ZMP/ZTP riboswitch aptamer (pfl RNA motif) from Paenibacillus cremeus, 81 nucleotides, folded computationally. It was read from a public genome assembly, where an Rfam model found it.
RNA sequence: AAGUUCCGAUGUAACUGGCGACGAGUGGACCUAACCACAGUGGAGCAUCGGAAGAUACGGCCGGUCGCCUGGGCAAAGAGC
Numbered sequence: 001a002a003g004u005u006c007c008g009a010u011g012u013a014a015c016u017g018g019c020g021a022c023g024a025g026u027g028g029a030c031c032u033a034a035c036c037a038c039a040g041u042g043g044a045g046c047a048u049c050g051g052a053a054g055a056u057a058c059g060g061c062c063g064g065u066c067g068c069c070u071g072g073g074c075a076a077a078g079a080g081c
């Protein structure tokens, strides 16, 4: 000195649940539950590269939609090695 934010590309990728409806997977289990296997889909995050900005920034993000629920992941923050 760099670190950041946004956009795009490539790679990788946690998590991708139960009930009802919507073309909305199959088989099994479960309500003291919200799981298992396979398939599919979405996918934050991370890495690299390119572009833009120079913070007047950030205050969280993710699983098809809506409703009612359940449980996680990532990021951030703190501590240790």
Stems, first nucleotide, its partner, number of pairs: 004053009015042001017069006025038004060074003
It matches the Rfam family "ZMP/ZTP riboswitch aptamer (pfl RNA motif)". Rfam links the family to the GO terms one-carbon metabolic process and regulation of purine nucleotide biosynthetic process. A reference for the family is Kim et al. (2015), "An ancient riboswitch class in bacteria regulates purine biosynthesis and one-carbon metabolism", Mol Cell. Rfam 15.1 lists 3,295 matches to the family in 2,545 species. Taxonomically the source falls in Paenibacillus (Bacteria, Bacillati, Bacilli, Paenibacillaceae).